[in-house]
A computed fold for a 159-nucleotide RNA from a bacterium, annotated as glmS glucosamine-6-phosphate activated ribozyme aptamer. Its mean pLDDT, the model's own confidence on a scale to 100, is 77. Its Rfam family is "glmS glucosamine-6-phosphate activated ribozyme aptamer". Rfam's curators write: This entry contains a glucosamine-6-phosphate activated ribozyme that is found in the mRNA for GlmS. GlmS is an enzyme that uses fructose-6-phosphate and glutamine to generate glucosamine-6-phosphate. The ribozyme catalyses self cleavage of the glmS mRNA that is thought to regulate GlmS activity. By type it is a riboswitch.
RNA sequence: GAGAACCCAGCAGCGCCAGCCCUCACAACAGGACUUGUGAGGUGACGAGGUAGAGGGAUUAUCGAUUAGUCGGCGGGUGCCCUCUCGGCCUUCCACGGCCGGACGAGACGGGAAAGCCCGGGAGCGAUCUCGGGGACAAACUCUUCUCGAUGUGGAUCA
Numbered sequence: 001g002a003g004a005a006c007c008c009a010g011c012a013g014c015g016c017c018a019g020c021c022c023u024c025a026c027a028a029c030a031g032g033a034c035u036u037g038u039g040a041g042g043u044g045a046c047g048a049g050g051u052a053g054a055g056g057g058a059u060u061a062u063c064g065a066u067u068a069g070u071c072g073g074c075g076g077g078u079g080c081c082c083u084c085u086c087g088g089c090c091u092u093c094c095a096c097g098g099c100c101g102g103a104c105g106a107g108a109c110g111g112g113a114a115a116g117c118c119c120g121g122g123a124g125c126g127a128u129c130u131c132g133g134g135g136a137c138a139a140a141c142u143c144u145u146c147u148c149g150a151u152g153u154g155g156a157u158c159a
Stems, first nucleotide, its partner, number of pairs: 014075004019071001020069001021042008046064003052085006086101005092156005104149005110143001112141001117134007
């Protein structure tokens, strides 16, 4: 470097289901329906954005789309706080301090979604699930470009 086998991962807005709800089967009430019970199933958040390393803590952890169980709940978690380490900027270097983690703030232009919706296919008795195609529409935030503002204390070095 190449090949084969096996394993793991495919990246947490993620996973799960004891409740209500929905479906089917059976049973009960003469029969049907309703209802109730039992059993087996179904549903239970649409993307965008988000982790320097380690440890600890509290917790309903950002943003919009949609109006559908996106109801209700459990677990987890890239958010937040504290400590240490590393790194960026504030200064050419060092120490401290401050703000931060592609790493000062504000503003402007531009770029950026999926579901829902429409059309069609597949699985299921069904609730429902799944796949493909079409055409849109966000915000936070980030990025490109531009503008404006801010840019600590002490020491060293150079001029």